[in-house]
Predicted 3D model of a 122-nucleotide RNA (SAM riboswitch aptamer (S box leader)) from Rhodanobacteraceae bacterium UBA703. Its mean pLDDT, the model's own confidence on a scale to 100, is 84. It was read from a public genome assembly, where an Rfam model found it.
RNA sequence: UGCUCAUCAAGACCGGCUGAGGGACAGGCCCUUUGAAGCCGGGGCAACCAGCGGGGCCAUUGCCCGCCACGGUGCCAACUCCCGCGGGGACGCGCAUGGCGCGGUCCGCCGAGAGAUGAGCG
Numbered sequence: 001u002g003c004u005c006a007u008c009a010a011g012a013c014c015g016g017c018u019g020a021g022g023g024a025c026a027g028g029c030c031c032u033u034u035g036a037a038g039c040c041g042g043g044g045c046a047a048c049c050a051g052c053g054g055g056g057c058c059a060u061u062g063c064c065c066g067c068c069a070c071g072g073u074g075c076c077a078a079c080u081c082c083c084g085c086g087g088g089g090a091c092g093c094g095c096a097u098g099g100c101g102c103g104g105u106c107c108g109c110c111g112a113g114a115g116a117u118g119a120g121c122g
Stems, first nucleotide, its partner, number of pairs: 001122008013042005021031003025084001027082002043076003048072002051067005080114001085111003088107003091103005
């Protein structure tokens, strides 16, 4: 850094240094000198890989369930903060005769895209 698969409505801080940004991007809306991001020390959350036990499959691998949380990762504001593309619904308006069109409206509705994390293969 590319591809594939899975998950993303829960959860989780206290100090030191430093000194103005940060929330991926656009548009919003938020956080932040009552100290951002970063670095350091300590703590925590969770359970993807690993480890252990069981199930299942003719057998093996893949798969499912449970345990563990020492190891490899990750994470500790707000639903991935909302949202972008498509669809559906509600509402409003217009035309029309039961449908169509329009929308600087709404929806913790659905799907995708993008993103984040893990694992595998390059």